[in-house]
Predicted 3D model of a 111-nucleotide RNA (THF (Tetrahydrofolate) riboswitch aptamer). The sequence was found by an Rfam model in a public genome assembly. The prediction has a mean pLDDT of 77.

RNA sequence: UGCAAAGUAGGAAUCUAUGCGUUAAGUGAGAGAAAGACGGGAAGUUGCUUUCUCUACGAAAAGCCAUGUGAAAAGCAAUGGCUUGCGGUAUAGGUUCCGCAUUCCGUUGCU
Repeated sequence: UGCAAAGUAGGAAUCUAUGCGUUAAGUGAGAGAAAGACGGGAAGUUGCUUUCUCUACGAAAAGCCAUGUGAAAAGCAAUGGCUUGCGGUAUAGGUUCCGCAUUCCGUUGCU
């Protein structure tokens, strides 16, 4: 000098646990604003994430028990609880996969 490689934040899928909702919040979509993060160092986007505001859309419940009423183990509505579900649901942990937009420098190996 040239070539090659390593590694982060983070993201996705899936599993487990604990919650929330099922009286519809959340998730997802569109628009706007603000902020933040982006291999060891520096810069950093039209990309990424978060928060806020607005807009349109939008859902899966079922069973049992207790209380109440009642003559009643019938019937009935309400409240509470439990179980099984459901939600492009939240958080934490496990596993797997992806992973610096890009630029300069550095590190490691070879030359």